This is a predicted structure of a 476-nucleotide part of an RNA (small-subunit ribosomal RNA, 3' major domain) from an uncultured bacterium.

[in-house]
Context: one part of a larger RNA
Parts: sequence; C1' cells; structure tokens
RNA sequence: UGACGAGGGCCCGCACAAGCGGUGGAGCAUGUGGUUUAAUUCGAUGCAACGCGAAGAACCUUACCAGGCCUUGACAUCCUUGGAACUUUCUAGAGAUAGAUUGGUGCCUUCGGGAGCCAAGUGACAGGUGCUGCAUGGCUGUCGUCAGCUCGUGUCGUGAGAUGUUGGGUUAAGUCCCGUAACGAGCGCAACCCUUGUCCCUAGUUGCCAGCACUUCGGGUGGGAACUCUAGGGAGACUGCCGGUGACGAACCGGAGGAAGGUGGGGACGACGUCAAGUCAUCAUGGCCCUUACGGCCUGGGCUACACACGUGCUACAAUGGGCAGUACAGAGGGCAGCGAAGUCGCGAGGCCAAGCAAAUCCCUUAAAACUGUUCGUAGUCCGGAUUGGAGUCUGCAACUCGACUCCAUGAAGUCGGAAUCGCUAGUAAUCGCGAAUCAGAAUGUCGCGGUGAAUACGUUCCCGGGCCUUGUACA
Repeated sequence: UGACGAGGGCCCGCACAAGCGGUGGAGCAUGUGGUUUAAUUCGAUGCAACGCGAAGAACCUUACCAGGCCUUGACAUCCUUGGAACUUUCUAGAGAUAGAUUGGUGCCUUCGGGAGCCAAGUGACAGGUGCUGCAUGGCUGUCGUCAGCUCGUGUCGUGAGAUGUUGGGUUAAGUCCCGUAACGAGCGCAACCCUUGUCCCUAGUUGCCAGCACUUCGGGUGGGAACUCUAGGGAGACUGCCGGUGACGAACCGGAGGAAGGUGGGGACGACGUCAAGUCAUCAUGGCCCUUACGGCCUGGGCUACACACGUGCUACAAUGGGCAGUACAGAGGGCAGCGAAGUCGCGAGGCCAAGCAAAUCCCUUAAAACUGUUCGUAGUCCGGAUUGGAGUCUGCAACUCGACUCCAUGAAGUCGGAAUCGCUAGUAAUCGCGAAUCAGAAUGUCGCGGUGAAUACGUUCCCGGGCCUUGUACA
C1' cells in the first nucleotide's frame, strides 16, 4: 500500500421489511446430471452452466455409430495430355458409384495458338468440428451503470509511498459548493444520440372526413386540407420564477404556471481492473498430432434411449370459474419459389377454384381477456386434461424409429403444495391475446407488440451485495 475481520462510523441497492404473484407437491414440455447404448457427437458447471451455443436434429443439418466405398482427394494454386461446354435415356446397386447411350461441335485468333469449362496423370500440396482458451487475437460474461481508477508538476517522507482523491455540507453520481500543500488534467458520471409524452410549421396519397352535395349507406363518389395520422423541421424543462431552510454557497423543502418538474419515462452507451472466467466447434492463429486416414462420399441408425435426481417453463386443481349464444375495442410486424380475399365443399384440421397485392392501397387479420344473456351448484364435477384406441389433414423423395394439427371415443394425476426458495416499486406486478426471426414442416422457448390493470414501502435492527472513512492483523 492492499486484502481480510462474528471491529467501528456514514451511505446505497426489490438487500431486508411492507405487499402481490409464483417455484418446491401433480401431469406434460424443455435443458442438465446419472445410467444405458454400436453411437446416445461436442462444448457450457456456484452467483455469472442447466428453454445455454441451438433464430428451430425425420434425410440434410451432423461433428457420433454400423456397414459400403474413394485416395492429389468434396475445395485452392501450379504443370502435362486429351476433350467445347453442356445434355437425353437405359442397366446394376441401399446409395455413393460403375457401365452403356442420344443430341451438340461453340467464342477469340497474327492460324502457331489462346480464354473459359470438363476429364485423366504426376507431385508440390489440399483436408482435419483432431489436442492445447493454461501459448494467443477477436468477441463475451461478471463485479456493475457500482462511482470509482489514475496522471503531470509541486510539497512531505531515508524509502516503500503519501498528498491531490482526506475534512464540513450536498448529490443518483470523485455531482456541486466551501475549506485545504496543493494546483491542474485524463478515463469514467452527466450531457450530446434514439424513442415516448405536449404544441407549432411544412406536406396531403394509398391515410383522414368537420362542414356541403350525391349515395347502392361502404369515406363509396364529388369535394375538402380543418381533425386523426404519417414524417421532416422547430418550440418546450433550465431549479428559469415565488416563499422558506441553509454558511450571503452548493443544495434541499413547499408552491405557481405547465402536456411534462427537479435525471419526465424507456433505450443505446459499461472507466482502471478482477475471475490463468467462457469460447481453438463462428472466425482467425502459434505449437503438437493424422495423411489409402483423426481426410472425403453414401445408405441406415443415433443426437428423440430411461429404475432415477435437479433446473427452467406450460396447463391445472375451478364459481372473480367452465360451457353456450350475442356484441365491442388494439399495437407492432410480415408477404412474390410469398401473403392469399370472396365463393364453394368438409363437423374440423383443411381442400377446390381464384380476385387483389412487391403493399399507409391487397392479404395474413374475426384480437383475446372485457361486456350482455343463459346454464352448471361444490361434485374428482358440464373442473382438469394426461394417456390410449380408431379415423383423417398438411408439409415433404420420405413422417416406422422420430413431425405438427383435426375429429370421434377414452378420460389419469391433481382439491393450492414440507423444509426451503424466486420475481416485482407503476402503466410496474398480475392477467389477456397478437406478431416476428429461424423455418418445407415442426414452440409451452426466444425476441417484440398492444389490451385490462393493482397492492405496499413504518423504516434500515437484522440477511445478501456494494461504496467512502477509520481501526486491528502472526496474510500478500
């Protein structure tokens, strides 16, 4: 100087408390451990691994296993020789592949040849998701959006170092003020950026419709440029104003005006560093290793196994509910190998036909909870939907291993969950639906979007994490 302490002081954080809803019990989904297996590919492992890499394993993916094959190789450059490239069909085979076969003779040219492509050969080489993240780059997590981390000169100290950065106030903040052997400065904080909340200007189609006219009653048409909205520009918030407190300061408390008030809400943004944290399987890369195989191709299987254990979720256990009927209101996205209306067939998943739309125009697209009426009457039920049987739909060469969905039948556990444990402070929690990426198909996951919309915070004694000062130390 740091680190640590069941030392002390001050302060903060959904850290506790106060509340609301969960997890832990059930069924299922998903990931992991374990076990099994020919293989169940590999990585991630307290917080910070476990719906994680994977924004999507039937083949492919795929790295694993079995079997069948190849050896200058699926891919790159160079050399030699031959052939245009390319293309049709058949046979054998699980396919990879092997054999046969049809059409085709192109472009440039100094007529020597050349360019592109294909095949064969030769070796230089290719190739490796093989090892090492404890050789590395890059990227990322975490402490933590915590308020810290340092430097120059000066001063003090023999020196390591100290000072500044401590102190008194204050702040979300090393934020600002005052004091001060310090005076300044840098990286952080804040602001500048995006978005949302109010108003104004400009613009008016595909969007809008106040007034006027027509109307098939649909902004449909004429028309309008007001309003909504769209998207470009601007205004607005600065403790600016008033009162009080304070040290005449910084600031704090209350108020006015205002759409918004003291950082208005949200996002992007992550200092010096820590964990030899994670990743050699995104990529790149040193070293090591394989080279008729640890490389490459194919078929089938596996990654989907199942006495069990854990994590994360979904659905429930019902009446603030379930069923049936009627009726209303979003936002944000996506669409041409696509979205697919209307009509029609089917109980339905869906099918047929097919308009429109490269989209403020058309489509996905009826939002659902809510509201109104009715039924059920506390029951393993008109709750709950697992499981299983049958019949189908769709995607796709192909749904057996191993897809999703529909209909009929079946109708399991479950009556609110032990010890323990998690999230959340406002348009939040809770609850309700909608969309997108990936994607042929395949979400209870992920990322977004809006609808309805709470309760509680006395307080900081205690648990956890963190910041500053101080103290002890046999630790570095």